[in-house]
RNA sequence: GAAUUCCUUCGGGGUCGGGUGUAAUUCCCAACCGGCGGUGAUGAGAUUUUUUCUCUAAGCCCGUGACCCGUUAUUAUAUUUUUAAUAACGGUGGAUUUGGUUAAAUUCCAAAGCCGACAGUUAAAGUCUGGAUGGGAGAAGGAUAUC
Numbered sequence: 001g002a003a004u005u006c007c008u009u010c011g012g013g014g015u016c017g018g019g020u021g022u023a024a025u026u027c028c029c030a031a032c033c034g035g036c037g038g039u040g041a042u043g044a045g046a047u048u049u050u051u052u053c054u055c056u057a058a059g060c061c062c063g064u065g066a067c068c069c070g071u072u073a074u075u076a077u078a079u080u081u082u083u084a085a086u087a088a089c090g091g092u093g094g095a096u097u098u099g100g101u102u103a104a105a106u107u108c109c110a111a112a113g114c115c116g117a118c119a120g121u122u123a124a125a126g127u128c129u130g131g132a133u134g135g136g137a138g139a140a141g142g143a144u145a146u147c
Base pairs, nucleotide, nucleotide: 001147002146005143006142007141008140009139010138017029018028019027031127032126033116034115035064036063037062038061043055044054045053046052059114060113068091069090070089071088072087073086074085075084076083096112097111098110099109100108118130119129120128
């Protein structure tokens, strides 16, 4: 240094102000927010002949998590119709253009757009409440058979 297994910790943000109305943080005007990994021509720093290294850089490019659905297995429940939990596997699941620079950009610069699970609610929710003191992509640190 590579790789294996394990442990611990961490691991999601957001309705200012106004309008209508019996009633809306749900509608209308307006405001605000952007998980994780990858890619990447950004920016910064260290070293320096070349160069190399570190930090940083996409909500809408690729992949992925939460939510939802299905199959199988196990356990519990039910008793001939099941239901629930857990695990593995599979599926569903949103959104970008124009101009500029350039050898090269859906990532840079400028402008204008667009998107956001389920259940609940005096009235329709990305932002309120709830499942959730949950789960989780993953991140950091520590230990470690082996090479």

FMN riboswitch aptamer (RFN element) from Paucisalibacillus globulus DSM 18846, 147 nucleotides, folded computationally. Model confidence (mean pLDDT): 78 of 100.